């Protein structure tokens, strides 16, 4: 110095699950919690995926369509960075 890779350290994040608030739903933040992660820091630009309010259709009950509403802990892109054994 930091393509490549992750040996320690020091910090850091926080899945399931459960309590609380929120939201029509996916989900979201808070408090336990700790599976995991070198970007599991940040951005919905491209694929996915979820969810169905409003609206639109059909209907007996209903359902079907349908993001503008979600997920970055699905995968690529973008941008920013800690440590340094070798």
């Nucleotide at each position: 110095c930091a393509a490549a890779u992750g040996a320690a350290a020091u910090a850091g994040c926080a899945a399931a699950c459960u309590c609380g608030u929120u939201g029509a739903a996916a989900g979201a933040c808070g408090g336990g919690g700790g599976c995991g992660c070198a970007a599991a820091g940040c951005c919905a630009c491209a694929g996915g995926u979820c969810u169905a309010a409003a609206g639109c259709a059909a209907u007996a009950a209903u359902u079907g369509c349908a993001a503008u509403g979600a997920c970055g802990g699905c995968u690529g892109g973008g941008u920013u960075g800690c440590c340094a054994a070798g």
The RNA shown here (c-di-GMP-I riboswitch aptamer) has 86 nucleotides and comes from Ornithinibacillus caprae. Rfam family: c-di-GMP-I riboswitch aptamer. From the family's description: GEMM was predicted in a large-scale screen for bacterial structured RNA regulatory elements. Of the family's consensus pairs, 95% are formed in the model. Lineage of the source: Bacteria > Bacillati > Caryophanales > Bacillaceae > Ornithinibacillus. The prediction has a mean pLDDT of 83.